[in-house]
This is a predicted structure of a 75-nucleotide RNA (transfer RNA) from a Candidatus Aenigmatarchaeota archaeon.
RNA sequence: GGGCGGGUAGCUUAGCCUGGUUGGAGCGCCCGGCUGAUAACCGGGAGGUCGUGGGUUCAAAUCCCACCCCGCCCA
Numbered sequence: 001g002g003g004c005g006g007g008u009a010g011c012u013u014a015g016c017c018u019g020g021u022u023g024g025a026g027c028g029c030c031c032g033g034c035u036g037a038u039a040a041c042c043g044g045g046a047g048g049u050c051g052u053g054g055g056u057u058c059a060a061a062u063c064c065c066a067c068c069c070c071g072c073c074c075a
Base pairs, nucleotide, nucleotide: 001074002073003072004071005070006069007068010027011026012025013024020058029045030044031043032042033041051067052066053065054064055063
């Protein structure tokens, strides 16, 4: 330099192909219940510029372009 995959909550991860209801789940965190107490279990809650910028569109995590970061392969 070229090719491919990935970047979404503190961590892991689905959704992207086929744009449209409020971006969901598990763990963790906070509050409550249960218990003598803790764990487990049950109920509730907070937490997201969807890597960055731009474009298309009535509307973008999703489509297009450039760039940044990580991994693998080729040279």
The coordinates come from a structure-prediction model, not an experiment, and the mean pLDDT is 83. Its Rfam family is "tRNA". Rfam classes the family as a transfer RNA.